[in-house]
RNA sequence: GAGUCGGCUAGGCAAUCGCUGUUGAUCAUUGAGUUAGCAGAGGAAAGUCCGGGCUCCAAAGGGCUAGGCGCCAGAUAACAUCUGGGCGGCGUGAGUCGAUGGAAAGUGCCACAGAAAUUAUACCGCCUAAUUAACUUUGGGUAAGGGUGAAAUGGUGUGGUAAGAGCACACCGCGCUGUUAGUAAUAGCAGCGGCAAGGUAAACCCCGUCAGGAGCAAGACCAAAUAGAGAAACUAUGGUGUGGCCCGCACUGUUUCUGGGUAGGUUGCUAGAAGUGUGUGGCGACACGCACUCAAGAUGAAUGAUUGCCCAUGACAGAACCCGGCUUAUCGGCCGACUCUU
Numbered sequence: 001g002a003g004u005c006g007g008c009u010a011g012g013c014a015a016u017c018g019c020u021g022u023u024g025a026u027c028a029u030u031g032a033g034u035u036a037g038c039a040g041a042g043g044a045a046a047g048u049c050c051g052g053g054c055u056c057c058a059a060a061g062g063g064c065u066a067g068g069c070g071c072c073a074g075a076u077a078a079c080a081u082c083u084g085g086g087c088g089g090c091g092u093g094a095g096u097c098g099a100u101g102g103a104a105a106g107u108g109c110c111a112c113a114g115a116a117a118u119u120a121u122a123c124c125g126c127c128u129a130a131u132u133a134a135c136u137u138u139g140g141g142u143a144a145g146g147g148u149g150a151a152a153u154g155g156u157g158u159g160g161u162a163a164g165a166g167c168a169c170a171c172c173g174c175g176c177u178g179u180u181a182g183u184a185a186u187a188g189c190a191g192c193g194g195c196a197a198g199g200u201a202a203a204c205c206c207c208g209u210c211a212g213g214a215g216c217a218a219g220a221c222c223a224a225a226u227a228g229a230g231a232a233a234c235u236a237u238g239g240u241g242u243g244g245c246c247c248g249c250a251c252u253g254u255u256u257c258u259g260g261g262u263a264g265g266u267u268g269c270u271a272g273a274a275g276u277g278u279g280u281g282g283c284g285a286c287a288c289g290c291a292c293u294c295a296a297g298a299u300g301a302a303u304g305a306u307u308g309c310c311c312a313u314g315a316c317a318g319a320a321c322c323c324g325g326c327u328u329a330u331c332g333g334c335c336g337a338c339u340c341u342u
Stems, first nucleotide, its partner, number of pairs: 001340009011310007019040008042316001046327002049325005054215004061247005067210004071085005086100001087098004101206002106204002108200003123146002125142006154172006173195001174193008219267004229258006238252004274293008311314001
C1' cells in the first nucleotide's frame, strides 16, 4: 500500500415549548385538570422466508400420507439456523461458496448443431486390394488426427501396427478386497482387475429421517342492539368435530343462499428460553454458577418543533403478542486479528 474476517456505533451537547406511558402530590372544579420525577423505535424495526413460546379446535388417541430435510459429529426450546470436521469449487493467500445420500432398482430427458448423444457412428481424414496413363470408382480395415457441440464413451507417455486402437506396458483415474488412523464422514497403504455405455435426481423415483391445524384480526370478559327471520339440500345405515384418508372416540344436527342488527369498552400487552459483568468447562457454537439491572406498549396509531454550538455534515429507514435465525437495503466513524506486495 492492497485485501480478508470479527466487534462497537448509527450525529452529539444545551435551552424553550409540545406528545405517550408510569409513579407521587394536589383540587371550588373529577375535567385528556395542575404540578414534579422517571422512561419512550432498529441493526436491520423491512421481507413474511423458516423455527418456536403462547391461545384455541380438544373430551382420545392410533396408523398411513401430502409435505419438509439430506456428508459426519455436536449446540439449541426448535429450525432449512449456528459451530467444528470431511469432500469438492474459487482465490498466491488470509479466506469464501456448496440444492453436499443413491445413476449397478426402475422410468424419463440431453434441444439445435453434428456422421453419431445407450450398448453408438464415419462428415473430413489415414491405410490397403482391384480398376485406371492419372483422376476417379468399387470393396475391406480404422476411430489415433480434424470438424460440430455443454458433453463424443477414460488421460499422458512408450512400444506395436498396413494404418490405428487398453492392442500391450508404466503411471494416473475407476471398481473390488484387505489393512492402518479416526466416534464418524473420510484419508493413507497393499493387492487384484483392462474396467459396468457419459451427464442429469434444482426430473419422476429409491433410501434414511421428521411429520395435526389455525392464528393476537388467536382467545377471555363486560355492555348494547336485532328478525331465536325466510328458502333449499343431506338427515341416525346419516351428519359434525382446524391439511387429506382409514380406524377409534365424543356430540346429535350440519351446510349453502337471501335479508336484518351490533361492530363500544376492558383484557391478552410486556419480568422474559431477558440483558450486562464476571468465574469455570469446551477448538467452538454454547452450557453452568455468582452479582447487578428492568430498556415503548400506541390503537386513524405517541417520541416532534425552534434556537445556538461542535464535527464524522448524518445513509437505509418507524415497534403493534413475544423470542431465535435467514435474506435484502445501507452514509460514515472507531477497534482488533490475519494475509499478500514493496
The RNA shown here (Bacterial RNase P class A) has 342 nucleotides and comes from a marine eukaryotic metagenome. Model confidence (mean pLDDT): 78 of 100. Rfam family: Bacterial RNase P class A. Rfam describes the family as follows. Ribonuclease P (RNase P) is a ubiquitous endoribonuclease, found in archaea, bacteria and eukarya as well as chloroplasts and mitochondria. The family's RNA type in Rfam is ribozyme.